The prediction has a mean pLDDT of 83.
Predicted 3D model of a 1617-nucleotide RNA (small-subunit ribosomal RNA) from a Planctomycetota bacterium.
The sequence is in RNAcentral, with records from ENA.
Lineage of the source: Bacteria > Pseudomonadati > Planctomycetota.
RNA sequence: CAAUUGAAGGGUUUGAUCCUGGCUCAGAACGAACGCUGGCGGCGUGUCUGUUUCAUGCAAGUCGAGCGAGAAAUCCGCCGCAAGGCGGAGAGUAAAGCGGCGAACGGGUGAGUAAUACAUGGGUAACCUGCCCGCGAGACCGGGAUAACCCCGGGAAACUGGGGCUAAUACUGGAUACGAUCCCAGGUCGCAUGACCUGGUGAUGAAAGGUGGGGAUCUGCUUCGGCGGACCUGCUGCUCGCGGAGGGGCCCAUGGCCUAUCAGCUAGUUGGUGAGGUAAUGGCUCACCAAGGCGAUGACGGGUAGCCGGCCUGAGAGGGUGUCCGGCCACACUGGGACUGAGACACUGCCCAGACUCCUACGGGAGGCAGCAGAGGAGAAUCAUUCACAAUGGGCGAAAGCCUGAUGGUGCGACGCCGCGUGGAGGAUGAAGGCCUUCGGGUUGUAAACUCCUGUCAGGGGUUACGAAAAGGUGGCGGGCUAAUACCUCGCCUUCUUGACGCUAGCCCCAAAGGAAGCUCCGGCUAACUACGUGCCAGCAGCCGCGGUAAAACGUAGGGAGCGAGCGUUGUUCGGAAUCACUGGGCAUAAAGGGCGCCUAGGCGGAUCCGCAAGUCAGGUGUGAAAUCCCUCAGCUCAACUGAGGAAUUGCAUUUCCCGUUUCGACGGGGCUGCCCGCUAUGCAACACGUGUGGCGGGCGGUGAAACUGCGGGUCUCGAGUGCGGGAGGGGAGAGUGGAACUCCUGGUGGAGCGGUGAAAUGUGUAGAUAUCAGGAGGAACGCCGGUGGCGAAAGCGAUUCUCUGGCCCGUUACUGACGCUGACGCGCGAAAGCUAGGGGAGCAAACGGGAUUAGAUACCCCGGUAGUCCUAGCCCUAAACGAUGGGCACUAGGUAGAGGGAACUCUGAGGUUUUCUCUGCCGAAGCUAAUGCAUUAAGUGCCCCGCCUGGGGAGUACGGUCGCAAGGCUGAAACUCAAAGGAAUUGACGGGGGCUCGCACAAGCGGUGGAGCAUGUGGCUUAAUUCGAGGCUACGCGAAGAACCUUACCAGGGCUUGACAUGCUGGUGGUACAAACCCGAAAGGGGGAGGACCUGGGCAACCAGGAGCCAGCACAGGUGUUGCAUGGCUGUCGUCAGCUCGUGUCGUGAGAUGUUGGGUUAAGUCCCGUAACGAGCGAAACCCUUGUCCCUAGUUACCAUCGGGUCAUGCCGGGGACUCUAGGGAGACUGCCGGUGUUAAACCGGAGGAAGGUGGGGACGACGUCAAGUCAUCACGGCCCUUACGCCCUGGGCUGCACACGUGCUACAAUGGCCGGCACAAAGGGAAGCAAGACCGCGAGGUGGAGCUAAUCCCAAAAAACCGGCCCCAGUUCAGAUCGGAGGCUGCAAUUCGCCUCCGUGAAGUCGGAAUCGCUAGUAAUCGCGGAUCAGCUACGCCGCGGUGAAUAUGUUCCCGAGCCUUGUACACACCGCCCGUCAAGCCACGAGAGCCGGGGGUACCUGAAGUCGUCUAUCUAACCCUUCGGGGAGGAAGACGCCCACGGUAAAACCGGUGAUUGGGACUAAGUCGUAACAAGGUAGCCGUAGGAGAACCUGCGGCUGGAUCACCUCCUUU
Repeated sequence: CAAUUGAAGGGUUUGAUCCUGGCUCAGAACGAACGCUGGCGGCGUGUCUGUUUCAUGCAAGUCGAGCGAGAAAUCCGCCGCAAGGCGGAGAGUAAAGCGGCGAACGGGUGAGUAAUACAUGGGUAACCUGCCCGCGAGACCGGGAUAACCCCGGGAAACUGGGGCUAAUACUGGAUACGAUCCCAGGUCGCAUGACCUGGUGAUGAAAGGUGGGGAUCUGCUUCGGCGGACCUGCUGCUCGCGGAGGGGCCCAUGGCCUAUCAGCUAGUUGGUGAGGUAAUGGCUCACCAAGGCGAUGACGGGUAGCCGGCCUGAGAGGGUGUCCGGCCACACUGGGACUGAGACACUGCCCAGACUCCUACGGGAGGCAGCAGAGGAGAAUCAUUCACAAUGGGCGAAAGCCUGAUGGUGCGACGCCGCGUGGAGGAUGAAGGCCUUCGGGUUGUAAACUCCUGUCAGGGGUUACGAAAAGGUGGCGGGCUAAUACCUCGCCUUCUUGACGCUAGCCCCAAAGGAAGCUCCGGCUAACUACGUGCCAGCAGCCGCGGUAAAACGUAGGGAGCGAGCGUUGUUCGGAAUCACUGGGCAUAAAGGGCGCCUAGGCGGAUCCGCAAGUCAGGUGUGAAAUCCCUCAGCUCAACUGAGGAAUUGCAUUUCCCGUUUCGACGGGGCUGCCCGCUAUGCAACACGUGUGGCGGGCGGUGAAACUGCGGGUCUCGAGUGCGGGAGGGGAGAGUGGAACUCCUGGUGGAGCGGUGAAAUGUGUAGAUAUCAGGAGGAACGCCGGUGGCGAAAGCGAUUCUCUGGCCCGUUACUGACGCUGACGCGCGAAAGCUAGGGGAGCAAACGGGAUUAGAUACCCCGGUAGUCCUAGCCCUAAACGAUGGGCACUAGGUAGAGGGAACUCUGAGGUUUUCUCUGCCGAAGCUAAUGCAUUAAGUGCCCCGCCUGGGGAGUACGGUCGCAAGGCUGAAACUCAAAGGAAUUGACGGGGGCUCGCACAAGCGGUGGAGCAUGUGGCUUAAUUCGAGGCUACGCGAAGAACCUUACCAGGGCUUGACAUGCUGGUGGUACAAACCCGAAAGGGGGAGGACCUGGGCAACCAGGAGCCAGCACAGGUGUUGCAUGGCUGUCGUCAGCUCGUGUCGUGAGAUGUUGGGUUAAGUCCCGUAACGAGCGAAACCCUUGUCCCUAGUUACCAUCGGGUCAUGCCGGGGACUCUAGGGAGACUGCCGGUGUUAAACCGGAGGAAGGUGGGGACGACGUCAAGUCAUCACGGCCCUUACGCCCUGGGCUGCACACGUGCUACAAUGGCCGGCACAAAGGGAAGCAAGACCGCGAGGUGGAGCUAAUCCCAAAAAACCGGCCCCAGUUCAGAUCGGAGGCUGCAAUUCGCCUCCGUGAAGUCGGAAUCGCUAGUAAUCGCGGAUCAGCUACGCCGCGGUGAAUAUGUUCCCGAGCCUUGUACACACCGCCCGUCAAGCCACGAGAGCCGGGGGUACCUGAAGUCGUCUAUCUAACCCUUCGGGGAGGAAGACGCCCACGGUAAAACCGGUGAUUGGGACUAAGUCGUAACAAGGUAGCCGUAGGAGAACCUGCGGCUGGAUCACCUCCUUU
């Protein structure tokens, strides 16, 4: 110098959003454990579980300088033959004893303990203290024993009895004694008991010696050498007293767990008096007296727990924790007890009881590892039966020294922290191998190999510290003591001795890259990606979630990321979590305001003045142990670790007394006291610093503030209340009265129904109903007024009168003077339903009965109907008891309406204007809110008080308590389970919601289908195969615009294998390719082989080389095999519907909105206007084709008006270019013009003109998207699969099968027709392997034949309906034509399965079609024929086109279907084909109840009563002291007896807690079980709340309530003008 540096979020509810809210992750930590792996060192740390049981060894002894006694082995000497004996040494040693001190420390553990504990701060005037220090005084004279030892006994042992001897610092009598204690007297002081001082002739109370030295003197003994004693002296011990230090006891205050589903507890209990007891206060104990004491600020009870310094986490505040180290406490096998002692109720002492273990001779004994090691057991789990007292410390001792599992070391364990290493540099053809690949390459990767280098650690060898300084001994010097140069002691110098660790650390040398890397992860969070395998399997998973054939999520591999001698997992704690919110949250709708009021405690409280100083603030002082954390410095090479100094310790306590002066100031003085400084004395120390104690001197301090809260006192009036004068009101209670309606009864009139519903029926009525009139009876409710009007605290209150009564408002400002606000607990009120008792009962109406509806209908609807609804008295106490909004006070723009008062002005007026107080609504500013919304009646801004919330379900359930007659209410959990459950708002979708508007959607109309026969497609069935696909609309005359073979994909059989087809490579092959006869065969194919080439280069040629071809082989071909849910492309559909979006801006936290909504208009998001929007894009429209009119141009094959020619006739010919037509170009139509309507618009209506009029008709053209729509079998294509077959070829069969069902069509059922005859008019197409004329043959299909035509030329080609004439005459027919028979024709290799056509004959069903259903709005429907594609032919009645004839109807948008826009509700978002509820059935899990059974801890009452203290007694025994006549007696003691207390134990009845229990109850969960459809939309009966009844179930019904109900209308209100 420094010591205050610190705060992150993410994932997951939704289609998306914001919010609420839970779950979860990333961090740090650990006495840890588990999995895989493991080189070295340092420092720490290591039974958290059974306070479970323990073998073995050790963990507390020491002192001969307190005392008596005192061995042995062995050695030596002597004697002895030997055995042996004696003496000396061993040795005054060992072992033991008496005595002293210690053993109460040190060490362990955390069972108990919620306060006898702990922490912090105090008190002790209520206490103790061995050893240690200081001071004062003393230590005199006596006595009797006893262990050891010896002898004799008992016992297995442990141990023990008797007799005899002896010592002491053992025991003991007496003396003396202070300032000790007591008593008496006096004084000072304090804090109540009291403390202190002085005096007294008062009383009481001690002791022990040991050891060292010594000159003179005295004395005892003597072996005469000497040894003792007295005496002097040193050290040490002892006694009494005072003081100190350190240690302890007791008391007080404050602080720190959960539970109220523990609310009352207490008899020594609370206090007093007295006594006992203790070191000491005290009910600590006892006797007596009183009746107290504690408790919502949580007593008592239950559960859990050693407490603290600290430690972990955290920004902090907090939360968690109490291992190691330190302080305190408690415990020592379990329970009880005392003894000894300064200290214990005593871990390794004693006694008793109990359990357990061991020994035993069965009679008795012994033991206590929660000391250090160690063992068994338990457990997920925790070490060596090690070394040493060398150091530090402790006990004893004068000391040497002894003891010390305290301690110092070492060992084991990656258990933790820290450090180090496993090599460094260079090294690219980027080797090989692996993996991937788009086959090019990429990556592993400078990584390796290879070259050079280094030497940490480990290994081997050598060397070598610190920890050691004391202490003691020797020698020397000096000081003290003393008579002393002795002894003793102190200091200095010298020298000698002491190391467990230790084969130490360190240092040096040697050798050698040599011995040393793993673990987890790679879908997001969260850093890191590919391949293969698997196929909702196997598996993963912290949360979300992956896996059902292309898995970055499973497993493996390659690669990558992270950490690294570790890495992961699990567990636990804090954090994140502001998710219990003190810092720092909330309660209208998300969880959350008590149903309402009154009130106690408590909390909070108006203005002003004075005082006090409890809170508060500032200062001083003391304390807050050390260690830890932090800072600085220092020591180990660094670090971890450690040392020193500082800072911090956020806390607690304290801040006093007297006197004087005073201007009232923090003044002056004194007592006492704290701190500091200086000097000094002394001890330690000594170079110095420093330090303990005492004395002297000096300095400083021992204090303040008063704003706020509080407390005390005074004053005030605005809060609050009172008085006085007025006012409104369904406020409450009781007693009367009234009219309307209803039902019943009586009578009259009347005569067939009434009633009821969607429609009905039950019911009622000829025994007279309903209807109507009159009269009577009864009960309940009070129309109009009546109103988001009034009153009340809420529940609630509505005819009218009277009586009693509460509250509120206005005015006045007379009175009181803060009297106030809130309010746990408590008390009261409290709709409806319900209960008890007694009445009453008209109407209505749970239950119940009946009728309907329905699949059913325990409902909705209908007919009845009992409780109940009403009254009286008493219970119940709950509601969506709601404004889902607690109460009070204050403040913060306005506007408007209503109710009740007042004032002023103006005033004929229930009049007007302005203003004020109170109440009730609406709209809105700021502000707030997640949003919706709230907004002076706050959900704004503040203060005060209360209640309540903390994810969903389980559950407002269980148990317990309490209240209730019951129903049930209040209080109110847990296990288990889920990853959400929710709020508001957004976009959609949907609604048996609404509004507006379209569409052949309905209606209006025409014609059909559904019935028949046939055709065709499909399903189904069948089959060897009946190939495949298409499946509501949007599959089904669809792919298929041509299945006899082929097609063909299917089936049977027969064959081929580089293949029917493509490309490449290798090798071979000139008699090669090709290939005739002939053989087998159904063919394909197989065999066979006469014959027999081609191209290029060279060469004259023969011929050579090569190629093509062929053969063999390798790559590969091939697949209508699979996946349309891997895909491209194409297509269908919504839908030619009018929509779908974007940019910028604006609004909104945001999803998103706006634009695109609105008013008009349109076919149209078409256009106009308006407008926080302005623009734009894709669609619509237009552009394109065709058709309708005209014009221009052109004129053959088309045309023919005029001219000419010709014919029976015909544009036949010349010619013409007029017309039609052809095909190029152009014009034309634009709401352009007029009128009207409309907003001066857009536009619409009408009109004119025009061929055409409001997109003229038709077509092509199909937005963003939807349906995982369709197609892998058109084609293409990823993946998978087959490869002598799932490929290829062939023959035959099948796709055509037929009980049946459906779709689409054709033909009909007839007279608007059929038949016969005559006769007229198209368009658009096609034609060379073709169309084919005229002619001839055939009844005909057709045949013969072939003109013409490459086609505006020729042909197909006849158009048909129509029209004209005739016949038929309503019938199964002169309708209809199926079916069948026969005979033919045509195509084709071939018509059997299986073609079409013709003729003759046959002549079925069918007489207009049930439910239902389709098409069409004009050149349309209907009807008529014609053509074409495919194609040899044709099953075509299909499809695509063409023209002819040619209608009806549309009032309209209620309804069905579909669609568009706006709006509304939603619990839907896979989007109503949605969501979703309950019973039942199955599985599984946890819980409650349960006849009981079992266990546990605690208490109560009683019994028993060990050891022991205490008390009493004591006929027994008894050394010390006293008396004695010497016998004995006394005092005291011992043993014993009794008594109080009391542990263990026992008995009894209860309560509590836990376990278990046949059975039972509900609950949670579980891809595809059953029954229904309750809820979400008006959810199809609006829903929900409370209550009651009923019912398989969701639920239904009654009564009252709520809107958190849609829709329509009305009222009120609001906004704008």